[in-house]
Context: one part of a larger RNA
RNA sequence: UGACGGAAGGGCACCACCAGGAGUGGAGCCUGCGGCUUAAUUUGACUCAACACGGGAAAACUCACCCGGCCCGGACACUGUGAGGAUUGACAGAUUGAGAGCUCUUUCUUGAUUCGGUGGGUGGUGGUGCAUGGCCGUUCUUAGUUGGUGGAGCGAUUUGUCUGGUUAAUUCCGAUAACGAACGAGACUCUAGCCUGCUAACUAGUCCGCCUAUGUUUCAUGGUAGGCGCUGACUUCUUAGAGGGACAAGCGGCAACUAGUCGCACGAGAUUGAGCAAUAACAGGUCUGUGAUGCCCUUAGAUGUUCGGGGCCGCACGCGCGCUACACUGAAGGGAUCAGCGAGUUUUUUCCUGGCUCUAGCGAGUCGGGUAACCUGUUGAAUCCCCUUCGUGACAGGGAUCGGGGCUUGCAAUUAUUCCCCGUGAACGAGGAAUUCCCAGUAAGCGCAAGUCAUAAGCUUGCGUUGAUUACGUCCCUGCCCUUUGUACA
Numbered sequence: 001u002g003a004c005g006g007a008a009g010g011g012c013a014c015c016a017c018c019a020g021g022a023g024u025g026g027a028g029c030c031u032g033c034g035g036c037u038u039a040a041u042u043u044g045a046c047u048c049a050a051c052a053c054g055g056g057a058a059a060a061c062u063c064a065c066c067c068g069g070c071c072c073g074g075a076c077a078c079u080g081u082g083a084g085g086a087u088u089g090a091c092a093g094a095u096u097g098a099g100a101g102c103u104c105u106u107u108c109u110u111g112a113u114u115c116g117g118u119g120g121g122u123g124g125u126g127g128u129g130c131a132u133g134g135c136c137g138u139u140c141u142u143a144g145u146u147g148g149u150g151g152a153g154c155g156a157u158u159u160g161u162c163u164g165g166u167u168a169a170u171u172c173c174g175a176u177a178a179c180g181a182a183c184g185a186g187a188c189u190c191u192a193g194c195c196u197g198c199u200a201a202c203u204a205g206u207c208c209g210c211c212u213a214u215g216u217u218u219c220a221u222g223g224u225a226g227g228c229g230c231u232g233a234c235u236u237c238u239u240a241g242a243g244g245g246a247c248a249a250g251c252g253g254c255a256a257c258u259a260g261u262c263g264c265a266c267g268a269g270a271u272u273g274a275g276c277a278a279u280a281a282c283a284g285g286u287c288u289g290u291g292a293u294g295c296c297c298u299u300a301g302a303u304g305u306u307c308g309g310g311g312c313c314g315c316a317c318g319c320g321c322g323c324u325a326c327a328c329u330g331a332a333g334g335g336a337u338c339a340g341c342g343a344g345u346u347u348u349u350u351c352c353u354g355g356c357u358c359u360a361g362c363g364a365g366u367c368g369g370g371u372a373a374c375c376u377g378u379u380g381a382a383u384c385c386c387c388u389u390c391g392u393g394a395c396a397g398g399g400a401u402c403g404g405g406g407c408u409u410g411c412a413a414u415u416a417u418u419c420c421c422c423g424u425g426a427a428c429g430a431g432g433a434a435u436u437c438c439c440a441g442u443a444a445g446c447g448c449a450a451g452u453c454a455u456a457a458g459c460u461u462g463c464g465u466u467g468a469u470u471a472c473g474u475c476c477c478u479g480c481c482c483u484u485u486g487u488a489c490a
Stems, first nucleotide, its partner, number of pairs: 001490002003487003007484007016474002020438005027324003031320004035315002043054002065310005071304001076119005086113001089108002092105003123298002126296003132292001134286003137282003144183003148179002150159003162174001164173002188275003194244002198241004204235004209230001211227001212225003250264005326431001330390006343376002351370008397428001402423005444466008
């Protein structure tokens, strides 16, 4: 100087607690991991910081694993054989999973491209992440880190970097043997809110006028229409550029009346949410992201590569993330009614799909639009709302499991890709000990889009919709930071 303390004192955090909410843990199923099994069930990762993670939803491919079969994509150099032929290819039959001349029989064909040997390459999802780069994660979401000059000390070192107050903050005020600085924090970037001010818009609309349709309570210069056309004006709504706007600025308490903090008012905002993120580290993860890469291994009976099949899905069991539920705040059948993120046809295909017809439904056919603010599409989403039935019974709750049939994707669906119809109708009556996440448009409920995608979401990433209860505190538990202290630890 650190590290540690069942040492003391401050401060902080819903990866801590308190007050609560939703749960998970119990059931069925989905999925990851272990184990077991297996020709193989390829493999990495194992406290936070492995386990719906490897963007890992694998039918082939992927693919690394298992069982088999071809091929050389063995550069280049030297040497050997060699136009009296180095070698290449092949019908048929046998052989074979195979219309692999793979091999054999049989002969033809080819013409210096090759073939044998040696050296040396090349390839490798082979090994080593404990040889590495790069990237990521974590310590670590906190406030921390470091020179120069000066001071103290023989020196390692220390002061600066602090008694106190304050802040989300080593943020500031101040104190002061320190002074003046740098990184981090903040500022910044994106995003969400406001602008009747600017710039505009036939790929967005509004208003006015005209035409058409509709219905009734007064028949009119009226109402309604996402119906139609003309373009006359405009930019409130929509879109998006430039800007503006908030600074604790105003007022009042508290406080050294410093830094600041609390309340109120005015206001669209008086903490929107994310990104980025220092120093020092870890023998954290990745050689399976890379034509990044050292060394080792292998390199033609291949660990290269490709083809066929299988496996990664296997099931006495244990653990983790989830989905569906256990019903009446509900289920079923009708009706009504509202979003926002996205996305869409390989410079030659088949993407997003509207209308119409057929079909129980999945789906099929046909005519079209869209490389897109133009078409899908006003994305007529689901919770929610209204009416009717059910009436607490493993029931009309629940939808596992299994049987039959059908369509679709694909070369291929058996170990059932997904989906649809009919039937079957299991556990489950709110879950022990434990334990996770979370404070505002948040939790939770609800669906939608995208990623993956030929087929395709119980996952993930976003998006909107309905929308609570309870804190606005504390250091008791679990941890983190600082100061003081002890130590036989480094």
Molecule: small-subunit ribosomal RNA, 3' major domain
Organism: Myozona sp. TJ-2015